RNA sequence: UUCUUAUCGAGAGAGAUGGAGGGAAAGGCCCUAUGAAAUCUCAGCAACCAGCCACGCAAUGGUCAGGUGCUAAAUCCGACAGACGAUAUACUUACUCGUCUGAAAGAUAAGAU
Numbered sequence: 001u002u003c004u005u006a007u008c009g010a011g012a013g014a015g016a017u018g019g020a021g022g023g024a025a026a027g028g029c030c031c032u033a034u035g036a037a038a039u040c041u042c043a044g045c046a047a048c049c050a051g052c053c054a055c056g057c058a059a060u061g062g063u064c065a066g067g068u069g070c071u072a073a074a075u076c077c078g079a080c081a082g083a084c085g086a087u088a089u090a091c092u093u094a095c096u097c098g099u100c101u102g103a104a105a106g107a108u109a110a111g112a113u
Base pairs, nucleotide, nucleotide: 002112003111004110005109006108007107008106013042014041015040016039017038021031022030023029027077028076043071044070045069048067049066051063052062053061054060075105080102081101082100083099084098085097086096
């Protein structure tokens, strides 16, 4: 890098340095000089993996912060497809709006490559 599987409406921030961007992606909507990104320190959250305990094993449950991860907003909404409803229109059909479902993409973990 790529592939597979699982999960994604829960949870958890202060300080220092820094000095203008950030929230992956059209668009929207937000955050930001009352200080963005990034780095560091400390703190916290979480049970994916490992460890430990229960059960003879497995499954499962409990515990645990060792390996990762995370600590604005549902993965912030959203794009693609479908169903239903609504609006606009002289009529048809909506490329408009809303609700729902699925997919895609992404993130994280574990395994493979």
Model confidence (mean pLDDT): 80 of 100. The RNA shown here (SAM riboswitch aptamer (S box leader)) has 113 nucleotides and comes from Alteribacillus bidgolensis. The sequence is in RNAcentral, with records from Rfam. Taxonomically the source falls in Alteribacillus (Bacteria, Bacillati, Caryophanales, Bacillaceae).